[in-house]
RNA sequence: CUCUUAUCCGGAGUGGUGGAGGGACUGGCCCAAUGAAACCCGGCAACCAGCUUUGUAAUUAGUGCAAAGUAUGGUGCUAAUUCCUGCAGGAGUUAAAUGCUUCUGACAGAUAAGAG
Numbered sequence: 001c002u003c004u005u006a007u008c009c010g011g012a013g014u015g016g017u018g019g020a021g022g023g024a025c026u027g028g029c030c031c032a033a034u035g036a037a038a039c040c041c042g043g044c045a046a047c048c049a050g051c052u053u054u055g056u057a058a059u060u061a062g063u064g065c066a067a068a069g070u071a072u073g074g075u076g077c078u079a080a081u082u083c084c085u086g087c088a089g090g091a092g093u094u095a096a097a098u099g100c101u102u103c104u105g106a107c108a109g110a111u112a113a114g115a116g
Stems, first nucleotide, its partner, number of pairs: 001116008013041001015040003021031003025086001027084002042078003047074003050070008082108001087105007
């Protein structure tokens, strides 16, 4: 980098360093010297591994599988639903709509686990 699967309306700081940018991209709309990014600490969460308990496979142990728990390790996350939106279709609105409102599916993106 590519592919597969799962998740994305919940949760998380009046901390330290730092100094101008940030929210992927488009168009919006926001955040920021009452201090952005980044780093550290703290926190949240529970995807993977570990550990504990229970169930299950004819049987003790072992092992596999499933569920619940834990938070030791590996990630991740810590403004706004993935901030909204972008393509297609349905419904409503309208005299009619390419407008507006809303729903569904896809696309794109993010994260995890696995594969190449």
SAM riboswitch aptamer (S box leader) from Desulfotruncus arcticus DSM 17038, 116 nucleotides, folded computationally. It matches the Rfam family "SAM riboswitch aptamer (S box leader)". Rfam describes the family as follows. The SAM riboswitch is found upstream of a number of genes which code for proteins involved in methionine or cysteine biosynthesis in Gram-positive bacteria. The coordinates come from a structure-prediction model, not an experiment, and the mean pLDDT is 85.